Predicted 3D model of a 95-nucleotide RNA (c-di-GMP-I riboswitch aptamer) from a Nitrospinota bacterium. Rfam family: c-di-GMP-I riboswitch aptamer. Its family is annotated with cyclic-di-GMP binding in the Gene Ontology. It was read from a public genome assembly, where an Rfam model found it.
Parts: sequence; C1' cells; structure tokens
RNA sequence: UCGCGAUAAAGGCUACCCCGCCGAAAAGCGGGGACGCAAAGGCUCAAGUCGGCUCUACUCGCCAAGAACUCGCCGCCGAUAGUUGGCCCGCCGAA
Repeated sequence: UCGCGAUAAAGGCUACCCCGCCGAAAAGCGGGGACGCAAAGGCUCAAGUCGGCUCUACUCGCCAAGAACUCGCCGCCGAUAGUUGGCCCGCCGAA
C1' cells in the first nucleotide's frame, strides 16, 4: 500500500414514530429519538420500487357526432444512495 473486518480504540450516521416546514404526490428538510449501519459518506450510470403525466378498451349515446370515468403496457418527468449493481473519497489496524 492492497485485501480484510476484531467483544480493539476514537468516533460517526440515524430506521420507525412524534412535531414543524415544504411538495400535486412519491418524497425531502429541521428538531426530538434510535431499528440498525464498516462506508447507512458522496454520485441517479444500469436495474428494481414508489409518485405524476400520457394512451386505449369497457360504459352511456348512436343516422352520425360525442360524453364521462378508470386499470395495465409503452413513453416522459420526479423520487429512492437505509433496494441492488456500479463509480469516487475515507477513520483504525487484530487475525
């Protein structure tokens, strides 16, 4: 230095929930508080998941036009790094 991660040492972060802010929503931010985390530090490149938009069928009507509501796929936008993969930086030093 790299790999690795100990009942080591010094620390760090903060799930759920509550309060407030913010957003159409998912979510995010702040305070309290810890389920847990060796990267639970950072980055949306890939996938998954979540939210929104979009489309069509059914239904009503029907000479024809049309009306209204709604689910899935594709597509687009947003979110999630504590979903996984990937990339970057990093404390300590036992086996």